[in-house]
Background: Predicted 3D model of a 71-nucleotide RNA (transfer RNA) from a Clostridiales bacterium. NCBI's taxonomy places the organism under Bacteria, Bacillati, Bacillota, Clostridia, Eubacteriales.
RNA sequence: UGGGAUGUGGUGCAGCGGUAGCACAGCGGUCUUUGGCUCCGCUGAUACAGGUUCAACCCCUGUCAUCCCAG
Numbered sequence: 001u002g003g004g005a006u007g008u009g010g011u012g013c014a015g016c017g018g019u020a021g022c023a024c025a026g027c028g029g030u031c032u033u034u035g036g037c038u039c040c041g042c043u044g045a046u047a048c049a050g051g052u053u054c055a056a057c058c059c060c061u062g063u064c065a066u067c068c069c070a071g
Base pairs, nucleotide, nucleotide: 001070002069003068004067005066006065007064010024011023012022013021018054026042027041028040029039047063048062049061050060051059
């Protein structure tokens, strides 16, 4: 310098254009002499900026970050 991939709660990941979900973690409760386990509930996220669309995590454009390949 060129090409490609990825970016979603604290962490690891899902998500045929139509309600943003799962597991772990955290908080509160149940149980227990206490802790742990079990069970119930709650909190919390789409990298950034535009565009298309009735409607965008999803499609298009640009930027940023990380990784891979080639030189």
Its mean pLDDT, the model's own confidence on a scale to 100, is 81.
The sequence is in RNAcentral, with records from ENA.
It matches the Rfam family "tRNA". The family's RNA type in Rfam is transfer RNA.